[in-house]
Context: one part of a larger RNA
Order: sequence, then C1' cells, then structure tokens
RNA sequence: CUGGGCGUAAAGGACGAGAAGGCGGGAACGUAAGUUUAUCCUUAAAGCUGUCGAGCUCAACUCGGCAGAUGGGAUAAAUACUGCGUUCCUAGAGUCUGCCAGGGGCCAGCGGAACGGUCGGUGUAGGGGUGAAAUCCAAUGAUAUCGACCGGAACGCCGAAGGCGAAGGCAGCUGGCUAGGGCAGUACUGACGCUGAUCUCGUGAAAGCCAGGGGCGCGAACCGGAUUAGAUACCCGGGUAGUCCUGGCCGUAAACUAUGGGUGCUAGCUUUGGGGAGAUUCGACCCUCUCUGAGGCGAAGCUAACGCGUUAAGCACCCCGCCUGGGGAGUAUGUCCGCAAGGCCGAAACUC
Repeated sequence: CUGGGCGUAAAGGACGAGAAGGCGGGAACGUAAGUUUAUCCUUAAAGCUGUCGAGCUCAACUCGGCAGAUGGGAUAAAUACUGCGUUCCUAGAGUCUGCCAGGGGCCAGCGGAACGGUCGGUGUAGGGGUGAAAUCCAAUGAUAUCGACCGGAACGCCGAAGGCGAAGGCAGCUGGCUAGGGCAGUACUGACGCUGAUCUCGUGAAAGCCAGGGGCGCGAACCGGAUUAGAUACCCGGGUAGUCCUGGCCGUAAACUAUGGGUGCUAGCUUUGGGGAGAUUCGACCCUCUCUGAGGCGAAGCUAACGCGUUAAGCACCCCGCCUGGGGAGUAUGUCCGCAAGGCCGAAACUC
C1' cells in the first nucleotide's frame, strides 16, 4: 500500500468555470520506456519459502547443509496491451445552416385590482375585534358609501402533476441588451474529450451588517388588552428594526432528489412539455415512428427493509468529494477571511 461503504444507519462538496494531475475513440507504421521471457552478475549474516539432517523426551525453539523467493544491474529477444513519434479516419466533442419553446439573466418604460393616506360629497352613532371580551377608533363626525389626488409593495385569472436555469432561484405588460437549450440538415474541424485536489476564480435563499434613499401593508423586539395558577406564549389592539431601492459586505440552510459528474449497456405501459418525419387531409386534428425534457407505475436486477427501477439506488468503467462507535464538539487552539455577527479548516483529555 491493499478493506468496506456514502437515498433514510456515519458519509455527495451549496453550485459552477477551469490550471496541475488521473483517465481517454478507430486504423497503420516506427520505437521498445512500461510489460514479458531467457542467460549472467549482485542482493554479508540473520530473517522468509521449500527440503534434508541434528539438539532440547515431542513440538514451538535452536543449530547445520542445500535450493529458492524478493530487490538492483547487464546482455539478448518478444511486441498483445500501455506509453512515445509520424500519418490517416469519423462513431466522441465542437463548428456551420435552418427552425423552435421557455417566469433563464440584466436594464428601462408602462398597467390594473387591492390596500393605506389626504381633500371633498352623502350620512349618523356607532365601528372594530373575539370563543367571549377588552385594550383600540369615533360627536374635532368614525364605520359605510361616492369622487379626485398621493404613496409604496405585490402581480389575481391564465397556472398545470407545466416551463427555464449549474445551483441559489425565476411569474402583470412592452421594449432593448444578453446567455443557455432542443430538433432537422449532415457542409466543416478531426479526439480538439471526461473529471478536476488545491492554489484559484466566480455565483450563491432568507436573516444579518455598512452608507444613502424609501416606507403602503406586514411585522422580530417592544407596549398594551385578554387567557391562565402563572402566560416573558398561542388570541386581540398598537408597533421599531426589517421587509423595498442603489452601492458595498456576509457566504450560511432540511442550499434536499437528504441521491457528485461523465460514458456505455439492461423489458415495458402510461401522462405531459418542446421538435422532426410518416400516413392522412383542401389544410389540419386524431394516429404511427423518432429525438429531447418532466412525472406516475412497473420486468429483470439491486436493497437490511422502505423502496429504486432507461431521469437507477440495476450492470460496468473513469475522475473528484466524503465516512470509519456515541458524547466531549462543529467545541478548544492556531492560521486565514469578515466592520461585526460570525465563517472556513478543525482536535484532544476525559467518558460511555
């Protein structure tokens, strides 16, 4: 060094890009580094393996003889596989042409409903709230209703088990900028690929932080009213941060499919999104086939079971991450990062 594992028992990195490294399609030729064979040299003794013998009553053990293994080197040879070099190929990958779907992202503009407010009209004694109440609002005229204006936030129906995105996430409408994907054609390049420690870089819900704005509604904290034995709650009336915008931090989550990525292979049935072809038709729809995505159910197989099952948790290979009894503890320490909150990396004693 070699084990077994990671949906729910411990264990998949929150997600992505990619530098090192690991791994890598078909054919030919060359080379012979890895690899294999043969011979030789070497590998002190001991040890190890085989064998023969000896000594402790046997054995273990010890002693002696012989042979070998292992490692290193030289020479000769082999060329299947790997490597390296050259040439070629198109099935992987990418480009191109045409078409298509989409809440993918960013910016700007616009819209209606609701809500709150201000002003005005009508109108009068209640309103509100609850299990019941009260706090609360109202005669300085509330609630209700009509009109005008102002304000901020969120976008009903469509809407779906539906779509898009790497993840977080994304939904009123219009325009601009921009990214990815699918299908068809098969014109081009010719392995250009997969994965990806860590350094690295980027993205990253909510809450939280800094500065400046904004503040309708909601609403931690907080203050009241109730309830109760109490009620630092649940219910009710208020209400500050916050929630919103701009810029900058934070970097976490049940960041979940609790399931890393890639490739190939292994019954189907059914629903649904996007595309193409066929058949049919005046043209379509329905129908058949096919590619691609999202669901349900299930053969084989897998699984401790639950369940998974062509979107695998099946059968294999490649690369990365991670686990190794519970507590102590995601603590201490230390570096790094952060304005802080804290984050990343991350023990031990002791104990069961």
The part of an RNA shown here (small-subunit ribosomal RNA, central domain) has 352 nucleotides and comes from bacterium HR35. Its Rfam family is "Bacterial small subunit ribosomal RNA".